[in-house]
Background
The RNA shown here (Bacterial RNase P class A) has 393 nucleotides and comes from a Chloroflexota bacterium. Rfam family: Bacterial RNase P class A. Its family is annotated with tRNA processing, ribonuclease P activity and dimeric ribonuclease P complex in the Gene Ontology. The source organism's lineage runs through Bacteria, Bacillati and Chloroflexota. Of the family's consensus pairs, 89% are formed in the model.
RNA sequence: UGGGCUGGCCGGAUGAGCGCGGCCCGGCGCAAGCCGGGGCGAGGAAAGUCCGCACUCCACGGAGCAGGAUGCCGGGUAACACCCGGAGCGGGGUAACCUGCUGGAUCGGGCCACAGAAACAAACCACCCUUUUGGGAACGGGUGAAACGGCGGUGUAAAAGACCACCGGCGCCGCAGCAAUGCGGCGGCCAGGCAACCCCCAUCCGGAGCAAGGUCAAGCAGGGGCAAAGCCGGCGGAAACGCUGGCGGGAGGCGGCUCGUCUCCGCGAGCCCCGGGUAGACCGCUUGAGCCGGCUGGCGACAGCCGGCCUAGAGAGAUGCUCAUCCAGGGAGGAGCCGUCCAUGGGAUACCCUCCACCCGGACAGAACGCGGCUUACAGGCCAGCCCAGGCC
Numbered sequence: 001u002g003g004g005c006u007g008g009c010c011g012g013a014u015g016a017g018c019g020c021g022g023c024c025c026g027g028c029g030c031a032a033g034c035c036g037g038g039g040c041g042a043g044g045a046a047a048g049u050c051c052g053c054a055c056u057c058c059a060c061g062g063a064g065c066a067g068g069a070u071g072c073c074g075g076g077u078a079a080c081a082c083c084c085g086g087a088g089c090g091g092g093g094u095a096a097c098c099u100g101c102u103g104g105a106u107c108g109g110g111c112c113a114c115a116g117a118a119a120c121a122a123a124c125c126a127c128c129c130u131u132u133u134g135g136g137a138a139c140g141g142g143u144g145a146a147a148c149g150g151c152g153g154u155g156u157a158a159a160a161g162a163c164c165a166c167c168g169g170c171g172c173c174g175c176a177g178c179a180a181u182g183c184g185g186c187g188g189c190c191a192g193g194c195a196a197c198c199c200c201c202a203u204c205c206g207g208a209g210c211a212a213g214g215u216c217a218a219g220c221a222g223g224g225g226c227a228a229a230g231c232c233g234g235c236g237g238a239a240a241c242g243c244u245g246g247c248g249g250g251a252g253g254c255g256g257c258u259c260g261u262c263u264c265c266g267c268g269a270g271c272c273c274c275g276g277g278u279a280g281a282c283c284g285c286u287u288g289a290g291c292c293g294g295c296u297g298g299c300g301a302c303a304g305c306c307g308g309c310c311u312a313g314a315g316a317g318a319u320g321c322u323c324a325u326c327c328a329g330g331g332a333g334g335a336g337c338c339g340u341c342c343a344u345g346g347g348a349u350a351c352c353c354u355c356c357a358c359c360c361g362g363a364c365a366g367a368a369c370g371c372g373g374c375u376u377a378c379a380g381g382c383c384a385g386c387c388c389a390g391g392c393c
Stems, first nucleotide, its partner, number of pairs: 001389010012326007020041002023038006043364001047375002050373004055209004067205005072086005087102006103200002108198002110194003124141002127136003149167002152164003168190002170187007213283004222274005230247007253267004290309008327362001329360003333356004339349004
């Protein structure tokens, strides 16, 4: 210098104007509210709602069964299917590095297509012995994804871990390691595979979710007590009438507009008390496994200590639009330098670089109880470490 790998971070800036949602202050107002000012106001994923929690209510004596989840080992954490570190067997890359799988197949059951004699304790062909029937034998052939460890010898009638050396697996012992595991020794122990088939083992798991849940509480309906109309009586009175008892004592609706809902318009009411409780209002609600900085411990995930900070809380749901100037970035153009070429008078010129002015121009995406993860989407850019190739000193 060129190419690549890994990890982390940012993801437009400033100002003006007009607006929007909370909060605070001041003025006016009985109040509802209005006016003015100040400060705050989306994300790394706010998303998918896939895991794990906090919190709330309900259920619950303990243990077990059923069901579900997780599954190499160790650690982190409130917890996890997440993260960190490590192990074994593979795959890709020259490498940095990326990536897949991994509890148990000597508890048992089940399955192993096609082909093949046979898919688990196997004899089809060929081989050997005996002989025309029986036996031996997994060495060879052939089939298959897979054929009863591999390979070389000994041995035998022919053979075979039957025996021996080496290799592979399994088990036991020793050493190292917290462990997965590694190394060494011993033992012929060698009868396949599948647990993402049932199963076994270990660990964990109640249900529903902020429309959780709680407080206050219109109107209607319900219960009770009274009024006004109105109705029926009793007594007194010649009558007018007076006194008195009983019954009764009404809708949050109807109409228009609209497909319908909401809104809007018109009409429609005498009052008090009670309980549950709807609309509505308030709480839950954002101070928290919080954020930032520093130090310490740890390979790391992370933990501890100290200091500082308060940073959206709506409820049809705010966080927007316009303009100006910049910053990345991109496009095409002009000029210049280096280099190269023609050539020694100077010319020509691609990329990069420098300067000038022009045009375009910022992705994915929008909180609704909160938190930790995972997954998915994402224009462009920055930083650090590492690897490979080439050049120069």